[in-house]
Molecule: Fluoride riboswitch aptamer (crcB RNA motif)
Organism: Komagataeibacter rhaeticus
């Protein structure tokens, strides 16, 4: 120096929010400034983007990954 593993910041888990828990991802490039150490910015990438069927058309469930609560929506009953 490279690679691997572990940890950590951060991100994600088909419709909003919060606590806790679980799982997953957690990498690369470029430009500018600077003597340098470093700093700033941009781009790409990962996890993620529901299910079913006779399939380009049709059908279905749910505000959770899980527990609890709030909000929105839907159904039934009562006043």
């Nucleotide at each position: 120096a490279a690679u691997a593993c572990g940890g950590g910041c951060g991100g994600c888990a088909a419709u909003g929010g919060a606590c806790u828990c679980u799982g997953c991802c957690u990498g690369a490039u470029u430009u500018c400034a600077g003597u340098g150490a470093u700093g700033a910015a941009a781009u790409c990438g990962a996890a993620c983007c529901g299910c079913c069927c006779g399939c380009c058309g049709g059908g279905c469930u749910g505000a959770u990954g899980a527990u609890u609560c709030c909000u929105a929506c839907c159904c039934c009953g009562c006043c």